Transfer RNA from an uncultured Clostridiaceae bacterium, 73 nucleotides, folded computationally. Its Rfam family is "tRNA". Its family is annotated with triplet codon-amino acid adaptor activity in the Gene Ontology.
[in-house]
RNA sequence: GCUGGAAUAGCUCAGCUGGUAGAGCAACGGUCUUGUAAACCGUAGGUCCCCAGUUCGAAUCUGGGUUUCAGCU
Numbered sequence: 001g002c003u004g005g006a007a008u009a010g011c012u013c014a015g016c017u018g019g020u021a022g023a024g025c026a027a028c029g030g031u032c033u034u035g036u037a038a039a040c041c042g043u044a045g046g047u048c049c050c051c052a053g054u055u056c057g058a059a060u061c062u063g064g065g066u067u068u069c070a071g072c073u
Stems, first nucleotide, its partner, number of pairs: 001072007010025004019056001027043005049065005
């Protein structure tokens, strides 16, 4: 330099053809326990990497950029 993948909650990741964004773990509160852990119930947490475009509507489509991984040279 070229090609392809990835970027979504604190972490690991879903999100199938565009239609109000979810799970597990972690955190917080509660029940239970002499107490802790475990278990169970609940709560909070997101400008979906950035900028622009298309559209009534974009995490999703298009263009450009950033970071990162792999392959080729």